Predicted 3D model of a 72-nucleotide RNA (transfer RNA) from Callorhinchus milii. The organism belongs to Callorhinchus, within Eukaryota. The RNAcentral record of the sequence draws on Rfam. The prediction has a mean pLDDT of 81. Rfam family: tRNA. Rfam describes the family as follows. Transfer RNA (tRNA) molecules are approximately 80 nucleotides in length. The family's RNA type in Rfam is transfer RNA.
[in-house]
């Protein structure tokens, strides 16, 4: 420096042009215990960042920034 890939929750990862953006772990509560764990109800909490196309983008395209891989 050239191509490619990925960026969604504290983590690891679904997910779809529209109606509530899910999941496990993990956090808070509760509810059990004499107590702690587990079980078991309940909750908080996320689409990288700027524009475009669209009636309507978290999706789709451009540019950006980060990570990753590869090639030299």
């Nucleotide at each position: 420096u050239a191509c490619c890939c990925u960026g969604u929750a504290g983590c690891u990862c679904a997910g779809c042009g529209g109606u509530u953006a899910g999941a496990g772990c993990g956090c808070u509560c509760g509810c059990c215990u004499c107590a702690c764990a587990a079980a078991c109800g309940a909750g908080a909490g996320a689409c990288c960042u700027g524009g475009g196309c669209u009636c309507g983008a978290u999706u789709c395209c451009c540019g950006g920034c980060a990570g990753g891989g590869c090639a030299a």